[in-house]
């Protein structure tokens, strides 16, 4: 301190996700030791058992036990006194109100801080005084009952520091200042503790008050003891705390009520801080003790281990009745992911009682469990290369594990074993504990897991699997070569612990105080006015609220920090210190804010004069159009529209001319001109009226800005009533269109539009920019108004508007009309969608409008700007692209290749252009890859290595078999070297192994090769420039070319690798050479021919050069580049054609030419063989031959190339068949010989018919290759003689020696050609043009597209699945109104009944005081009834979201094909 992830790719916005640290955790693997910590977060669920509060005999009667003394005596015992540091119910006293646990309640009766006055206090300190004389009872026990118990009754006895008068009162209380009131307790013996009343204190403890203390406004009005006040009451004390009368207060947008969570706090957790989360354990404070209510008793309690009640619940019961309350320690049982021993001690610390010994004490110290967490130790050191075995991997060399291991040689920390033995304890007392420490022994001995290795993010192979099992925290992996799955091997990283799960906070400047934003990314409110509030100009003197600085208070202790010390260290613990950023009082300053006071004039108004407007309202009031009505002319049409129908017209329409009517809207002026707060205003007059500019500089003196709530204004459509209705026009109706057309277009046509009045309250209500005020280059325009000048013009103020500089901005842009530099005010944002939606609520007649969520969902949506690609955008330009033409394809037969469909097999491949006479330059066997049937296993082929043989071999030739093969004969023939070795090279057999083989998958694993864009002119780079970046510039522009071809300009200068040329061959000339090619001349010869001698002149053939460069003129253009035209030339503007194919596209073909990873067959998927089949046939396509005729047919006549090929070849002349052909034989490895005869052409005929056209198909009889023509060649005779009369829709080639036509030759080949490759021969027509198809190039626009338009996409319906709203109702949870009951239990009243003290009285008996008991008010629980609100279900039913291939249609996205959107 950052990282991934939106895009082809970039900058930004924004959201998900990780890296870090913590836990009272669980879980999964694993586990050696020790210290300090900690351990029900869930069900304030329910509890068996044991334990947690008791002491005091020095407060009191009594039992009892023990000793000791004495009486009695049956000598066993009874009894009496004494006396004990025995013992024990009770009767008094003190404690129990603390210790201890729990966080249900509780948004304040709490709690944290700071203050305050009307209070109290046992026990303890401290002072003063006082402590007299009395009485009547009861519990213990005895008797006698009642009950299953718990308990309980009735009699009798007794004591006190229990309990009640009396006296007395310094001081204390009360007072109407006279007065009045009011105590006490003994013990025991020589010294204390006690008791009573009072003062002060110490520590508590209760009340009161400011401020702080979560979330919601889809909770905004709450409250009647409510608020205050007088009188009583009540308390320890204040006070509506109660109670009467009395007043109508209070409390709230600074958030009352209400709901919903929660105990608060020091701290504790992260953070750099500010913050944010959080309240185990220590620690302070509250609150609770089943559940609700209540009060006793006490100093203290409305009491956890007390009482009453009411309830639920759980135990006993003899059914009549009781009894209980672990949220004390420790357990159990459920509950949960998940949390311990039914432990030991009062040694210590501390508490209770008591004079005190001492008792109690699950407080509290140990122990025990548990890696739950912090700390600290070990699980060995050293040395040790043949780099050992063994794993993995390997390119087969070797690499790794790995100095790791063994092995040598030391070492004992911890654990275990033996032994000594603390401090904790001031005098005594030690549970931890024979501990913790220390010695000594023994011996590498007993002690390593875990998680990761695709990228964040440190760490890589190979197998296995094959969108399959699976992983994933984001992004994403896996469909046969996975570093992402799953195993090994190897690394990585932490370690007795690793992972992963969950929660916080941090990264998140991701709610931004510290520290963000709002023109387009979410976000400026449609405008105004103005209430609260916030904010606010200049001065002067004083003020002290705020502000600052000092003083002292308080801020608990622990913990954080800083220095110290103790445990070997550390964690831990301890001591000092700082801290504690906070409150309060106090005390000085006076800048700045503020509060109150006086002035100022610039902010802001007022006055005066002037100006400009489509500012508003309301009345009148003009002309042009349109439509209608009359009426005239006049006749067959009008309308409309891409075309066309509805429609309108002979009952006279459209036209056209006068004449009237109604409504609406104002042409031209007209304009980035003008007023207006915004919506918005537009003919012309008048009236009323807002508001703003400019001048002058009198006047008032901060009156000012903003503006939650509020009020008002607000296009359009729409509602209501009433009016009005020319024209347009939602719905609706016809006609088109179209697969469909509820739609564009058309023809009609109603609400509406328009007035009046009321409502509605939104609009891309926009400058996507809230309002005010300052500041911070200009240039040009324009609209009001001033100064200055004749005038140009130049200033100045306020408006609009282009453009630009600093600065801003992610960029686009904006820039004195800011989106710039501050300042103040409002309002609004927080990832997409779900959603501006549901429910609640306010408005509204209704439509609706306004506030405004959640579950769920996805990891992106999105802004801008870039390359590109695409468009039924635009512009330029090109090309048999169209167009102009010529012949064709498509319909006929046949060929030929596919598809289909058939077979056992029809072998495979090739799929739009760019597969289909393609691989195939040529399947009868072979080819071959397919099929059947038999047959072979180291193999038909290649290598090593063993054994044999010396040759292997070559030929003939039998028998079995379909051959393949086996199983014999016979002939012939016998390598090379040599050191003679059976040694070596060579070859061939036999076994056995390694291996061979594969036209068996992947062309989507790959090389090579190739089609195609396309011979289209474009594709890039270095350097600088510019841009935050992708990228851009260069390559764009103006010209110009076939060409990014060449010129000029230009922030670009240059280069590549394509275009051009250079290479082939064709055309024109030369040169050098003439044989086989040629003969102009001179000669011979022939019935004729270069046949011959000669001769290179020609023609040619071969070699090498010239030659064409826009080079000349002339025009034009920008003095260029070029283009038109002309000379001259064989050829003229790349002369005509070839070969030559950028960067890339197409997952384009090709594993079947070849070559190759991977997979995959191995007595077969591999060889070998026979025979079949690739040649099939209802049909469909492409490519092509023939034709259909008279530009032919036939038939005659034999004239004219060119380039080829030939020895297992062409093959001549002759002979011979009707021919394909044969037979015989000359010549030639070819300018000699030969294929070879060109063929259209010329000439006669034939006369428009299915023909003398045409030649299928089919009979028959030959001939030729070849083992072999049956399946299944090709020709040949003769016979036969189909279809077809120029071909619908469409579609294809050609721009010149082209098309079209006519024939030759060739490859491979035994043999087959109409195919394909070349050759020549004859030889047109047409192009005005670039509007349009269709395919390219260049620059620009738009874009939601980038797998790139075959592209992205919407919305319904149908299925699966989720979470939600509505919904008749049913259920339960809170809470409130009213009644109505009214347990217990204190008040208040009575009191039949009963009563010892105290009065009176001799007594009985009264009295006072109480007891009971009844009455009434209070009030918990319960009940009736009605509301609120919150959950849970709920038949239907509404939408939403989400899910590789479902159905309808094509809304958007390019002018998305009707521009798109509120």
């Nucleotide at each position: 301190a950052g990282a991934g992830u939106u895009u082809g790719a970039u900058c930004c916005u924004g959201g998900c996700u990780c890296a870090g640290a913590a836990c009272g955790a669980a879980c999964g693997c694993u586990g050696g030791c020790g210290g300090c910590a900690u351990g029900c977060u869930u069900a304030a669920c329910a509890c068996a058992u044991g334990c947690a509060a008791g002491u005091c005999g020095a407060a009191c009667g009594a039992a009892g036990c023990a000793u000791g003394a004495g009486g009695c005596c049956u000598c066993g015992g009874u009894u009496u006194c004494a006396u004990g540091a025995c013992u024990u119910a009770g009767u008094g006293g003190c404690a129990a109100a603390c210790g201890g646990g729990u966080g249900a309640g509780u948004a304040a009766u709490g709690c944290g801080u700071g203050g305050g006055a009307a209070u109290u206090u046992a026990c303890c300190c401290u002072a003063u005084g006082g402590u007299g004389g009395g009485g009547g009872a009861u519990a213990a026990c005895u008797g006698a009952g009642g009950g299953a118990a718990a308990c309980u009754u009735c009699a009798g006895c007794u004591a006190a520091u229990a309990c009640c008068g009396c006296a007395u009162a310094a001081g204390c209380u009360c007072u109407u200042c006279g007065g009045a009131g009011g105590a006490a307790a003994g013990a025991u013996u020589u010294a204390u503790c006690g008791c009573c009343a009072u003062u002060g204190g110490a520590a508590a403890a209760g009340c009161c008050c400011g401020c702080g203390u979560u979330a919601g406004a889809u909770u905004a009005g709450g409250u009647a003891g409510u608020u205050g006040g007088u009188g009583g009451g009540g308390u320890a004390a204040u006070g509506g705390c109660c109670u009467a009368c009395c007043a109508a207060g209070c409390c709230g947008a600074c958030g009352a009520u209400c709901u919903a969570u929660a105990g608060c706090u020091g701290g504790u957790c992260u953070g750099a801080g500010a913050g944010g989360a959080u309240g185990a354990u220590c620690a302070g404070c509250c609150a609770c003790a089943c559940u609700g209510g209540g009060a006793c008793u006490g100093a203290g309690a409305c009491a956890c281990g007390g009482c009453c009640c009411a309830g639920a619940c759980u135990c006993c019961u003899a059914c009549g009745g009781g009894a209980g309350g672990c949220a004390g320690c420790a357990g159990u049982g459920g509950g949960g992911a998940a949390u311990a021993u039914u432990g030991g001690a009062c040694a210590a610390u501390g508490g209770g009682c008591g004079a005190a010994a001492g008792c109690c004490u699950g407080a509290u110290c140990c122990a025990g469990c548990a890696a739950u967490g912090c700390c600290g130790c070990g699980u060995g050191a050293a040395u040790g290369a043949u780099g050992a075995a063994g794993g993995c991997c390997u390119u087969a060399g070797g690499g790794u594990u790995g100095u790791a291991a063994a092995g040598u040689u030391c070492u004992u920390u911890u654990a275990c074993c033996u032994g000594u033995u603390a401090a904790g304890a001031u005098g005594a007392u030690g549970a931890c504990g024979g501990u913790a420490a220390c010695a000594g022994g023994a011996g590498a001995a007993a002690a390593a897991g875990c998680a990761c290795c695709g990228g964040c993010u440190a760490a890589c192979u190979u197998c296995g699997u094959g969108c399959c099992a699976g992983c994933a925290g984001c992004c994403g992996c896996u469909g046969u070569a996975a570093g992402a799955c799953g195993a090994a091997g190897g690394g990585u990283g932490c370690u007795a612990g690793c992972g992963u799960u969950g929660u916080u906070c941090g990264g998140a400047a991701u709610g931004a105080c510290u520290g963000g934003g709002c023109g387009u990314a979410a976000a400026g409110g449609g405008c105004g006015c103005g209430u609260a509030g916030g904010c606010g100009g200049u001065u002067u003197a004083g003020u002290a609220a705020g502000u600052u600085g000092g003083g002292a208070g308080u801020g608990a202790a622990a913990g954080c920090c800083c220095g110290g010390g103790g445990c070997u260290u550390a964690a831990c613990c301890u001591c000092g210190g700082a801290a504690c950023u906070g409150c309060g009082u106090u005390u000085a300053a006076g800048a700045c804010u503020g509060a109150a006071a006086g002035g100022c004039u610039u902010g802001a108004g007022u006055a005066u004069g002037g100006a400009a407007g489509a500012g508003g309202u309301a009345a009148g009031u003009g002309g042009a159009a349109u439509u209608c009505c009359u009426a005239g002319u006049g006749u067959a049409g009008a309308g409309g529209u891409g075309a066309a129908a509805u429609u309108c017209g002979u009952a006279g329409a459209u036209a056209u001319u006068a004449g009237g009517a109604a409504g609406a809207a104002c042409a031209c002026c007209a304009g980035u001109g003008g007023c207006g707060a915004a919506g918005g205003c537009g003919g012309c007059u008048u009236a009323c009226u807002g508001g703003u500019c400019c001048a002058u500089u009198a006047c008032u003196g901060a009156c000012g800005c903003u503006g939650a709530g509020g009020c008002g204004c607000g296009a359009a459509a729409g509602u209501g009533u009433g009016g009005g209705g020319a024209g347009c026009a939602a719905a609706c109706a016809g006609g088109a269109u179209u697969a469909g057309a509820u739609a564009c277009c058309c023809u009609g046509g109603u609400a509406g539009u328009c007035c009046a009045c009321a409502c509605u309250g939104u609009a891309a209500a926009c400058g996507a920019u809230g309002a005010g005020u300052g500041c911070u280059a200009g240039a040009c325009g324009u609209c009001g108004g001033g100064u200055a000048g004749u005038a140009a013009u130049a200033u100045u103020c306020g408006g609009u508007g282009u453009c630009g500089c600093a600065g801003c901005u992610a960029a686009c842009g904006c820039a004195u009309u800011a989106a710039g530099c501050a300042c103040u005010c409002c309002g609004c944002c927080u990832g997409g969608g779900g959603a501006g939606u549901a429910c609640g609520g306010u408005c509204g007649c209704a439509a609706g409008a306004u506030u405004a969520a959640a579950a769920c969902u996805c990891a992106a949506a999105g802004g801008a700007a870039u390359u590109g690609a695409c468009g039924g955008g635009g512009g330029c330009c090109c090309g048999c692209a169209c167009a102009a033409g010529c012949g064709g394809u498509g319909g006929a037969g046949c060929a030929u290749g596919u598809g289909g469909u058939u077979u056992a097999a029809u072998u495979c491949g090739a799929a739009a252009c760019a597969a289909c006479g393609c691989g195939a330059a040529g399947a009868a066997c072979c080819u071959u890859a397919c099929c059947a049937a038999g047959u072979c296993u180291u193999g038909a082929c290649a290598u090593g290595g063993u054994g044999a043989u010396u040759a292997u071999g070559g030929g003939u030739u039998u028998c079995a078999g379909a051959g393949a093969u086996g199983a014999g004969a016979c002939c012939u023939g016998u390598c090379g070297g040599u050191u003679c070795g059976g040694c070596u090279g060579g070859a061939u057999c036999g076994g056995a192994u390694a291996c061979a083989g594969g036209u068996g998958c992947u062309g989507c694993a790959c090389g090579g090769c190739u089609g195609u864009c396309g011979u289209c002119a474009g594709c890039u780079c270095g350097u600088g420039u510019c841009g935050u970046g992708a990228g851009a510039u260069g390559u764009u522009g103006g010209g110009u070319u076939a060409a990014g071809u060449c010129c000029c300009g230009c922030a670009a200068c240059g280069a590549g690798c394509g275009c051009a040329a250079c290479c082939c061959a064709c055309g024109u000339c030369u040169u050098c050479a003439g044989u086989u090619a040629c003969c102009a001349u001179c000669a011979g010869g022939u019935u004729a021919u270069g046949c011959u001698g000669g001769g290179c002149a020609c023609u040619c053939u071969a070699u090498g050069g010239g030659a064409a460069c826009u080079g000349c003129c002339g025009g034009u253009g920008a003095u260029a580049a070029g283009c038109c035209g002309g000379a001259g030339g064989a050829a003229g503007g790349u002369g005509g054609g070839g070969a030559u194919g950028a960067c890339g596209u197409c997952a384009a073909g090709u594993c079947a030419u070849c070559a190759u990873g991977g997979c995959c067959c191995u007595u077969a998927c591999g060889g070998g063989c026979u025979g079949g089949g690739c040649u099939a046939c209802a049909c469909a396509c492409g490519u092509g031959c023939u034709a259909c005729a008279a530009u032919g047919g036939c038939g005659a006549u034999g004239a004219c190339a060119g380039a080829g090929g030939g020895c297992a070849g062409c093959u001549a002349u002759a002979c011979u068949g009707c021919a394909a052909g044969g037979c015989c034989a000359a010549g030639c490895g070819a300018a000699u010989c030969u294929c070879u005869a060109a063929a259209a052409g010329c000439c006669g005929u034939c006369u428009c018919a299915g023909u003398u056209c045409g030649g299928a198909u089919u009979g028959u009889u030959c001939u030729c290759u070849g083992c072999a023509a049956c399946u299944c060649g090709a020709g040949a005779g003769c016979a036969u003689g189909a279809a077809g009369g120029u071909g619908g829709a469409a579609u294809c080639g050609c721009u010149a020696g082209u098309a079209a036509u006519c024939g030759c030759a060739g490859a491979a080949c035994a043999g087959c050609a109409u195919g394909c490759u070349g050759c020549g021969g004859u030889g047109a027509a047409u192009a005005c043009g670039u509007u349009c198809c269709c395919g390219g190039g260049c620059c620009u626009u738009g874009u939601a597209c980038a797998c790139a338009c075959c592209g992205c996409c919407c919305g319904u319906c149908a299925c699966a699945c989720c979470a939600u709203g509505g919904g008749a109702g049913u259920u339960g949870g809170u809470u409130u109104u009213a009644c109505c009951u009214g347990a217990a239990g204190g008040c208040g009243g009575u009191u039949c009944g009963c009563u010892a003290a105290c009065c009176c009285g001799c007594a009985a008996g009264g009295g006072a005081a109480g007891c009971u008991g009844c009455c009434g008010a209070c009030c918990a629980c319960g009940g009736u009834a009605g509301g609120g609100u919150c959950g849970a279900u709920g038949a239907c039913u509404g939408g939403g979201g989400c899910u590789a291939a479902g159905u309808c249609g094509u809304a958007a996205c390019a002018a998305g094909g009707u521009a798109a959107c509120c």